[in-house]
Context: one part of a larger RNA
């Protein structure tokens, strides 16, 4: 390397724009560089293979011939790819009306609740558990009231429901802001797809400066359990959760649908969101059909089986491109490079040995 693969057996980079590069609608002229077909040379002798020939035969030698993909001139051909040339509108994209949405930023504002502070009002327990006990309360708790601080999330609406590429997004209100989806027309006129490096965004935990800190709560302390309890329950409770700074670093997750993207094709039924058209309706609506999206089942077919099945895991080496596996362990580990203001550590990655 070839062939096999990758939803669960080893394998889809956690997502994104995008450079080289691979790949690419239709129509028309024209090259001839791949492509095809002829010729000319050249392809070394042995080997091999085929028909002789010589050793009694074989092996062994020995004559001819075929073979010899492939290359290099040359002369044609133009379907197909590929370069030029004109064009086109069916991919792609602009413009224009619509439309829903927890898409992003910022700014502002609301009420439950917890806990606290100070006042009433009240008297002996509260708390907590399997069962207690640490704790906490006559210096008046814990219950109920009233009024204030304060910080964090945002009951119900709520939904196999929505929008985001992805991590992720949810109280309302007001601004800036990106994407979709939809109607009918106009415009450009293949501008497209993937995408190796490189870039951008990246959940939680930890990191670094100084604020803020209501609850929960690694560490940590104390009661129980228990043979032992450096745990599971309890009663505190500290980094942290959260915000804010000109700024900021980490780049990982079971980042999951364990299913890379793009297009195309190939039975149906049932929901449920957001558009169009149409029909019925006084009207909420309701049939019906047509698009994007989100479930349920199911035919082909496919799978080792599960189970996939128009949201494929089907059919398309008579699709396109990256990325990736190749026996367990040793190990995603050593070296070694790169990254990391400075560590956590991240990336890339062996071998010996053993099975």
């Nucleotide at each position: 390397c070839u062939g096999g693969g990758g939803g669960u057996a080893a394998a889809g980079c956690g997502c994104g724009g995008g450079u080289a590069g691979g790949u690419g609608g239709c129509u028309u002229a024209u090259u001839a560089a791949g492509u095809u077909a002829a010729a000319u040379g050249g392809g070394a002798a042995a080997u091999c293979c085929c028909c002789g020939g010589g050793c009694u035969u074989a092996a062994c030698u020995u004559g001819g011939g075929a073979a010899u993909u492939g290359c290099c001139u040359u002369c044609a051909a133009a379907a197909c790819u590929g370069g030029u040339u004109a064009g086109u509108u069916a991919g792609a994209g602009u413009a224009u009306g619509g439309c829903a949405g927890a898409g992003g930023g910022u700014g502002g504002u609301g009420g439950a609740a917890u806990u606290u502070c100070a006042g009433g009002u009240g008297u002996a327990g509260c708390g907590g558990u399997g069962a207690a006990a640490u704790g906490u309360g006559u210096a008046g708790a814990g219950a109920u009231u009233u009024g204030g601080a304060g910080g964090a999330a945002c009951a119900c609406c709520g939904a196999u429901g929505g929008g985001g590429a992805a991590g992720g997004c949810a109280g309302c209100c007001a601004u800036c802001u990106g994407g979709c989806c939809u109607a009918a027309u106009a415009c450009u006129g293949a501008c497209a797809u993937u995408g190796a490096g490189g870039u951008g965004g990246g959940a939680a935990a930890g990191c670094a400066u100084g604020g803020g800190g209501a609850g929960c709560a690694a560490a940590c302390a104390g009661g129980a359990u228990u043979a032992g309890a450096u745990a599971c329950c309890c009663u505190g409770g500290u980094a942290g959760u959260c915000c804010c700074c000109c700024c900021g670093g980490c780049g990982u997750a079971g980042a999951c649908g364990a299913u890379g993207u793009c297009u195309a094709c190939u039975a149906g039924c049932c929901g449920u969101u957001g558009g169009g058209g149409u029909c019925u309706u006084u009207g909420c609506a309701g049939g019906u059909u047509u698009u994007a999206g989100u479930g349920g089942c199911g035919c082909a077919g496919c799978u080792a089986a599960c189970g996939c099945g128009u949201u494929a895991a089907g059919u398309a080496c008579a699709g396109u491109c990256c990325g990736c596996c190749u026996g367990g362990g040793g190990a995603g580990u050593a070296c070694g490079g790169c990254c990391g203001u400075c560590a956590a550590g991240a990336u890339u990655a062996a071998a010996a040995c053993u099975c």
The part of an RNA shown here (small-subunit ribosomal RNA, central domain) has 355 nucleotides and comes from Acinetobacter indicus. Its Rfam family is "Bacterial small subunit ribosomal RNA". RNAcentral holds the full RNA, with entries from ENA and SILVA.